[in-house]
A computed fold for a 1454-nucleotide RNA from a metagenome, annotated as small-subunit ribosomal RNA. Its mean pLDDT, the model's own confidence on a scale to 100, is 85. The RNAcentral record of the sequence draws on SILVA.
RNA sequence: CGUUGGCGGCGUGGAUUAGGCAUGCAAGUCGCGCGAGAAAUUUUCUUCGGAAAGUGGAAAGCGGCGGAAGGGAGAGGAUAAGGUAGAGAUCUACCCUCGGGACGGGGAUAGCUGCGGGAAACUGCUGGUAAUACCCGAUAAUAUCUUUGGAUCAAAGGUGUGAUUCCGCCUGGGGAUGAGUCUACUUCCUAUUAGCUAGUUGGCAGGGUAAUGGCCUACCAAGGCAACGAUGGGUAGCGGGUGUGAGAGCAUGACCCGCCUCACUGGGACUGAGAACUGCCCAGACACCUACGGGUGGCUGCAGUCGAGAAUCUUCGGCAAUGGGCGCAAGCCUGACCGAGCGACGCCGCGUGCGGGAUGAAGGCCUUCGGGUUGUAAACCGCUGUCGUAGGGGAACAAAUGUAGUGGGGUUCUCCCCAUUACUUGAGUGAUCCUAGGAGGAAGGGGAGGCUAAGCUCGUGCCAGCAGCCGCGGUAAGACGAGCUCCCCGAACGUUAUUCGGGAAUUACUUGGCGUAAAGCGUGCGCAGGCGGUUUUGUAAGACAGGCGUGAAAUCCCCGGGCUCAACCUGGGAACUGCGUUUGUGACUGCAAGGCUAGAGUAUGGCAGAGGGGGGUGGAAUUCCACGUGUAGCAGUGAAAUGCGUAGAGAUGUGGAGGAACACCAAUGGCGAAGGCAGCCCCCUGGGCCAAUACUGACGCUCAUGCACGAAAGCGUGGGGAGCAAACAGGAUUAGAUACCCUGGUAGUCCACGCCCUAAACGAUGUCAACUAGGUGUUGGGUGGGUAAAACCAUUUGGUACCGUAGCUAACGCGUGAAGUUGACCGCCUGGGGAGUACGGCCGCAAGGUUAAAACUCAAAGGAAUUGACGGGGACCCGCACAAGCGGUGGAUGAUGUGGAUUAAUUCGAUGCAACGCGAAAAACCUUACCUACCCUUGACAUGCCAGGAACUUGCCAGAGAUGGCUUGGUGCCCGAAAGGGAGCCUGGACACAGGUGCUGCAUGGCUGUCGUCAGCUCGUGUCGUGAGAUGUUGGGUUAAGUCCCGCAACGAGCGCAACCCUUGUCGUUAAUUGCCAUCAUUUAGUUGGGCACUUUAACGAGACUGCCGGUGACAAACCGGAGGAAGGUGGGGAUGACGUCAAGUCCUCAUGGCCCUUAUGGGUAGGGCUUCACACGUCAUACAAUGGUCGGUACAAAGGGUUGCCAAGCCGCGAGGCGGAGCCAAUCCCAGAAAGCCGAUCGUAGUCCGGAUCGCAGGCUGCAACUCGCCUGCGUGAAGUCGGAAUCGCUAGUAAUCGUGGAUCAGCAUGUCACGGUGAAUACGUUCCCGGGUCUUGUACACACCGCCCGUCACACCAUGGGAGCGGGUUCCGCCAGAAGUAGGUAGCCUAACCGCAAGGAGGGCGCUUGCCACGGCGGGGUUCGUGACUGGGGUGAAGUCGUAACAAGGUA
Repeated sequence: CGUUGGCGGCGUGGAUUAGGCAUGCAAGUCGCGCGAGAAAUUUUCUUCGGAAAGUGGAAAGCGGCGGAAGGGAGAGGAUAAGGUAGAGAUCUACCCUCGGGACGGGGAUAGCUGCGGGAAACUGCUGGUAAUACCCGAUAAUAUCUUUGGAUCAAAGGUGUGAUUCCGCCUGGGGAUGAGUCUACUUCCUAUUAGCUAGUUGGCAGGGUAAUGGCCUACCAAGGCAACGAUGGGUAGCGGGUGUGAGAGCAUGACCCGCCUCACUGGGACUGAGAACUGCCCAGACACCUACGGGUGGCUGCAGUCGAGAAUCUUCGGCAAUGGGCGCAAGCCUGACCGAGCGACGCCGCGUGCGGGAUGAAGGCCUUCGGGUUGUAAACCGCUGUCGUAGGGGAACAAAUGUAGUGGGGUUCUCCCCAUUACUUGAGUGAUCCUAGGAGGAAGGGGAGGCUAAGCUCGUGCCAGCAGCCGCGGUAAGACGAGCUCCCCGAACGUUAUUCGGGAAUUACUUGGCGUAAAGCGUGCGCAGGCGGUUUUGUAAGACAGGCGUGAAAUCCCCGGGCUCAACCUGGGAACUGCGUUUGUGACUGCAAGGCUAGAGUAUGGCAGAGGGGGGUGGAAUUCCACGUGUAGCAGUGAAAUGCGUAGAGAUGUGGAGGAACACCAAUGGCGAAGGCAGCCCCCUGGGCCAAUACUGACGCUCAUGCACGAAAGCGUGGGGAGCAAACAGGAUUAGAUACCCUGGUAGUCCACGCCCUAAACGAUGUCAACUAGGUGUUGGGUGGGUAAAACCAUUUGGUACCGUAGCUAACGCGUGAAGUUGACCGCCUGGGGAGUACGGCCGCAAGGUUAAAACUCAAAGGAAUUGACGGGGACCCGCACAAGCGGUGGAUGAUGUGGAUUAAUUCGAUGCAACGCGAAAAACCUUACCUACCCUUGACAUGCCAGGAACUUGCCAGAGAUGGCUUGGUGCCCGAAAGGGAGCCUGGACACAGGUGCUGCAUGGCUGUCGUCAGCUCGUGUCGUGAGAUGUUGGGUUAAGUCCCGCAACGAGCGCAACCCUUGUCGUUAAUUGCCAUCAUUUAGUUGGGCACUUUAACGAGACUGCCGGUGACAAACCGGAGGAAGGUGGGGAUGACGUCAAGUCCUCAUGGCCCUUAUGGGUAGGGCUUCACACGUCAUACAAUGGUCGGUACAAAGGGUUGCCAAGCCGCGAGGCGGAGCCAAUCCCAGAAAGCCGAUCGUAGUCCGGAUCGCAGGCUGCAACUCGCCUGCGUGAAGUCGGAAUCGCUAGUAAUCGUGGAUCAGCAUGUCACGGUGAAUACGUUCCCGGGUCUUGUACACACCGCCCGUCACACCAUGGGAGCGGGUUCCGCCAGAAGUAGGUAGCCUAACCGCAAGGAGGGCGCUUGCCACGGCGGGGUUCGUGACUGGGGUGAAGUCGUAACAAGGUA
């Protein structure tokens, strides 16, 4: 804040503007200090107006006490404060207590009177007056001062007739209380604040104060503070406590209590015991009044108001209680306080009913339609009465106070104390009890995808919306909205903003890290600091133990008590983990003193080394120059060109010049702190190692700040310059190429001196020390053995490299040279980006370095490992993948499909491979889904109901037809005697419903394509790994194969492979018609008899298994060769397609969820369309011809089909075909002539006797019907085309090629498709390359997986930020001017009661003036900070913008 809201108790409530405030109230009281005395009242008198005398005591005044408490707020203040513990140089009204005293005088003044000024506030003068007001004298110590002689200082009375008492007064001591001062420790952030300080630090003297003190002044000294954080900046009241947390901590400081500070802002003093919220003076701002001259005010008291704000209450009652002030007291005052009011703001308690009640009602919601759920919930029956409502009674807050009386005591009492009696005091409550009535008046809020308890339906359709995070929503949303149901809490429930603790061990004290995730300074030296070997003695700072003091109360905790319980209140205890003090201990740390030698160092003797600096010197090579020989090229590249060369290059020979770097040795090698160091020799010089002794005696380790060194590049000055080579130029490459490649080439590279100070300065690993298995190399030294000397062996020590145990690690890995186990010290880290950037400081000549943020933005960024995928990574292997061949496509014409265009419609789908002669194994109508027109509406079709009628059928009319009208015949089947009923069919009617080739293949089933007939894909158990996962399945062989063998932390198994199935090839057995015919007969003819040997048919078997031999191989698997065999290593072919991929295809085969249409998106009919045609593509057909065309003759198949059928013979026709009708339900008959081939003839290389498109005429067939739009025949016509660009397809043997034949579909229509046989090749060296695939491995920033990811400029929009001529504000410092009130000092002027003096006058005081200090204010100049600013810089974020492609694979130049 939203929604909702019954009651009570106890608490609590302006967190923001310390912003401004109207109004009322919040501090007065005392007549027993004083003078005077109103109203009222009594008495007397009265001229009836009043007067006098009393009582009375208001208002005001003098005086006393109190207004310094109580109450409020947190601005300021990082120390003048708070907390804890202490200290000593102080004061303290009222109060308590103990002493002493109070004598004698005096002068004023307010009120008041009179006269004035002023609008007011207020104020002047005159006169007179009192005191517990003021003054003087006396007295004077146990007071104060003191030079120790002394000196100085008081007082008040009141009530009452009076006395005593009582209340006061003065002085001193003590106490109590309160206050002031000082010290130690402690108390936020910032170093992008590093130096600060002149009264500053100290001393001496003085002043001042209640009191110490630079608190103040003069003089003297030069100190004081600071890295243990001074100074500056920012922020902040502090504590008891409170919240949280296991604790340690962290955060916080509402209410209550303690302290501090403030009172409109700033300054100042006065009074007082004490100092200023509701006192005074001044200045300023603001507000108000005004007669314009001048005045007044201060809510951060209680209420209240405005403003600001997300937000916080009544202008209430009462002094009844508690407490305070005054008073002898009664009493008065008290917005302290006690109460009430308002706010669900918090905590606590109570209620909104209780029991029974199943037909599990109705209604709602869901549903698989059976039911489930709401739900004992309701209704209904019975009961109760809390709270509330109405009426009535009523405890306690009052122990106490006051008044009056009585008794006792103190006392003589108008006095005090105690007891008692009567009366009296309640603002606000109203506990509690009784009665009445009736379930009556009292439940909501949020949520339901996960976190997080709780789910279904509908609506919506990335829309509307949700969302704390992840994320939901694009037509089946448990997340949006609604309904139902459920969950949580409940007079509340949700939400929001800021914020705290926890979780967060995510700042790590308890309790983290730094090889690769963020993080070791580039390296060393080293002051401060931290830490430190062994032993003895002492000490007692740390430490430990005991005692004492303190640690306020409240709070928290424990045990009790009081409100009916609780919240709340209350008694006691414990605790307050702290601080101080004291006593003790002496192990440990420290400190002091003395020893020791194991740490560290020194000396002596050896050793290795590119350690450093300087000087000298050497050869090879490049380049250049000179000369000789010599001729046309050289150089360069992927290929070229630029370049050099006939003016003689390059090549070659000789000589010379100059600069830079040092081949081989050379190494996993050596040295150095790191950077780094390499020819050889000399000089100077640092460090290390080894051996054995001697010496010093902890001298050590680490190291913030600091100092030094520090590759390359770069800068300055001067040299030098051979080669190389940024920039630059030219040539190439490219779409471009400011690159990669090439030709040149300047800074630079080299030297000297001076800067720079950064690197992937890396072992991405700080230094030092100790401890903890080993093995193998290598390098330096030593010892022992061994040798002639070596080699070698053993051992020890210092380096360096690899493997590895325990252990560590997120893993990778590290592993005595640790990243293991420990100790010491330093440095560094805390999500990514912004950013190692901005600003500021420091350094630098500059370039720049160093130190180092924030706003804003994202939900990640990152490490290691895993599985995949990918790579213009690697290895191995396979496939008509390439190669070797044969034939094609791409060119022509036609056919067909597709795109596009067109159209009323050209229905729909298929679209890389894996769409395109595909769905379609036949679009003239039908098909048909499309278009136009005309019709139907329970419908063409299904089930159920009712009524009628059998069904069916003849004819006529209208119409394009669907359809409509009229009409003829007809009465069936079953049961029953009949009436009637039933089944089926038809017609009509009403409603449920039918229907949809409408949408979604991205809701689906089924089916299919593809990778791919590729050899793979998995599981169980075990083992390994924190885990994802791995192993098995990898490896060595082998195979067509994850096929098999061997090995192996694996052992087995499954789906795939293979085999089993079909077919074909050989043989056998059985069988023999329609098949066959060797033998016998017969015929034109296997025609017939006969036969079943052969062929064939079709059923069952056999056969092939690397079985045999030889070789190779590992003694394996297997491979090679051979024999035999019809067939040989899967014999050929087919069927068979693992886990999965492509949201692949299909809702138009079928099925199906959801959605949509319902006189239409359904149904019927006619006609049209699917057959269009500038064009493009795919697949085919036919060709371009002589290996051919044409003509004549002639031979040989297989597999199929046939009754709505195939159709013979014969006849007719040139032919398509017609007539015809035998045979055949088919091993019998028919389709049916196979063709290429073979034998002849002709054509002679031509647009032809090739080719056949197109067109004309004439016919045939099918069919209701060939116009759009069928096929065929004959005659005529005779187009393009002469072998096809880039590119591309198929095929490895009975294959390609070529030739014909048949089937399905079908009335008809085949160049398509499916099948069949005939003829019948070529080639394969091989796996480098292209494509696809498999296995292993490697890299990866990819995982939608390379069609991936991803970078930067530019353009546009928005956001925050830096610079910026400046402009404006805050704050602070310095210098100067000025100087209110006040105070201190001075004092010419003026005034002056008390005291002194006879007087004059004096003492003293006041006013005024003046000096010092000083607030506000003014001027000038710095510092710092905030806001703003034309323009400008980069940054961030945004939808699919532009340009390229830098990175990730060898990312195509690592």